Context: one part of a larger RNA
Order: sequence, then structure tokens, then C1' cells
RNA sequence: CGGUCGUGAAGGAACUAGGCAACUUAACCCCGUAAGUUCGCGAUAAGGGGGCCCUACCCGCAAGGGAGGGCGCAGAGAAAAGGCUCUGGGAACUGUUUAUCAAAAACACAGCUCUGUGCAAACACGCAAGUGGAUGUAUACAGAGUGACGCUUGCCCAAUGCCGGAAUGUCACGGAAGAAGGUCAGCGCAAGCGAAGCUUUCGACCCAAGCACCGGUCAAUGGCGGCCGUAACUAUGACGGUCCUAAGGUAGCGAAGUUCCUUGUCGGGUAAGUUCCGACGCGCAUGAAUAGCGUAAUCACUGGACCACUGUCUCCACGACCGACUCG
Repeated sequence: CGGUCGUGAAGGAACUAGGCAACUUAACCCCGUAAGUUCGCGAUAAGGGGGCCCUACCCGCAAGGGAGGGCGCAGAGAAAAGGCUCUGGGAACUGUUUAUCAAAAACACAGCUCUGUGCAAACACGCAAGUGGAUGUAUACAGAGUGACGCUUGCCCAAUGCCGGAAUGUCACGGAAGAAGGUCAGCGCAAGCGAAGCUUUCGACCCAAGCACCGGUCAAUGGCGGCCGUAACUAUGACGGUCCUAAGGUAGCGAAGUUCCUUGUCGGGUAAGUUCCGACGCGCAUGAAUAGCGUAAUCACUGGACCACUGUCUCCACGACCGACUCG
């Protein structure tokens, strides 16, 4: 000097990103126990009290209780054994996860919704045979999203997707009327012409799906405006005008786990509060199953506050043991 422990005056979170760590509390019996609530909970809420030994007394069948007495610093005499409360956020919950830096607000979940699938099902594996689905049959199975429960889930089908339609346009392979070239029997003195066949190249026309086109569909992918003016103080703008759009954000919530400006403004808490709680709302850039807003219970989640408690600190000290170090 380090490690693992122990003790500590006065103060008691002043420490620190943060009470991290440590302390406090603790099992049992008795009393007592709030808001809230899905009536189950919350709850060991909180907060109090008790305990050893003796007895001739009282109660009791007994266990035990009462009353009286006794001792110690200390009676659950050692060890083991919740700190508590208030208030936000998130996720309903028990579960699951990054074996070896992340346990969470992430995943899952019951519930809700949509889509596909009529059975030799859809879907999945396999080259196939075949198998799973399922010895199931739409109250089933598969896929997707959301994620208990409560109240709800607005507008837009222009784009993209999906579903339906099949008149018209486009349109592949294939078929094909026909056309042109090459070749050459034949004809011609020659130049050349040139049937059939074969062959090469075109080819009107016929022709599926798809696309175009016409509709539908948002708990499909997604999207949900701007400018100007206006009320008899001022301010504000119920109201009006205008441009654009597929439609211009409804109910809610809101400086939010989302707010840049920002330590917004007001209120609360503190002597003092960039955090926190309640409000406000022109929200840089909330918003409704990429769910919205609530919500009892739950949580090794996360923010703020009080009490208790403490070497976290003011400010360190001493002790024990193990190392380091010196000597052997």
C1' cells in the first nucleotide's frame, strides 16, 4: 500500500450521475391497518405491543392465560429471517431472451381483428415417391397485425397492394391466306425468261394470361394542407374569401419514453429544484389495432419525494486476518 472484515464522537446523503455500497428492518404471538379496486386484492399495508425465570394465588379438562415476585447491559439473549411510505412513466399479469458485458419498456401471452383454405384443403418439407397439416374438417387449420380489462377506433381508394369484372386496346408461342429471293426441268443464238419441287426470308389474319381499362377494399401498404381578411378599447377570431388536395387529423392525449427553440409559462414541493408533480397548448415533428386514452393487481424495469437508518460524506481513525514488503 492492497484485499476481506469489525468498531466509531458530533452531524446524518452534506457523498454521488444515482443512497452505488453499507446500515436499518427481520422469525413467532397479540392489537391495528388507508386511498384505490377488476371486490380477488391492496395487506406482513402503515403503526403499536409482547417474550427469560419463580409461585403457596385466580381462571382453565389441558395447553395456557392472569396476578405477584426475581435476575441480567441484553430474555426470538448465538446463527438464519421484509426497511417503510407517497407520487409519475412503461409493460396488464405468471412466463421468455442476448450460454460468455444488455433480463428490459424487448419477445411471448390470453383476448381482439383481418386474410386464405370445402378436404386428395390451404400451407410446409421433398427431385420424386411420399410425409406433416390430421386419423383433424371452417367452433378446424394456415398466414398477418394488435396485445388482459374498460371506453373507443374518425376522414381518404389519388398512389401501391389485393379482390372482382371482362366489352375495348396492347399482346408471346403456335397456326396461317399470301408475297419475295435462291436453285433448275424446259425455252431462247444470246442476254435472259422460268413450271413443279426443295429451300430461305417475310407475312394479312386467328390467338391465353398479364398490363391498360372499369369497380371494390385501410384492424391492406399508407396519407390525413396553405394564404388573406374579419367582433364598438386592445387582443383573439365563432365568421368570410381564395388556392390546392384522394382526403385535409375527429375523439382523446399533449414541453410527452415524442418539444428543436427550452431551464417554455403558471402553480406545487425545497432556504435554494436544467430533474419531479399538476396545469396551459400554434403539438419543430401527438393521435386512434405501426392502435388512442384510462386502468386495480404485478415488477431484480425506470423518474421524483418523505421518514427511518447509516463511515456514502464532513474527515477520517483504530483494530483483526490475508497478501505485498524486510529478514531468515

Predicted 3D model of a 328-nucleotide part of an RNA (large-subunit ribosomal RNA, domain IV) from a bioreactor sludge metagenome.
The full RNA is in RNAcentral, with records from SILVA.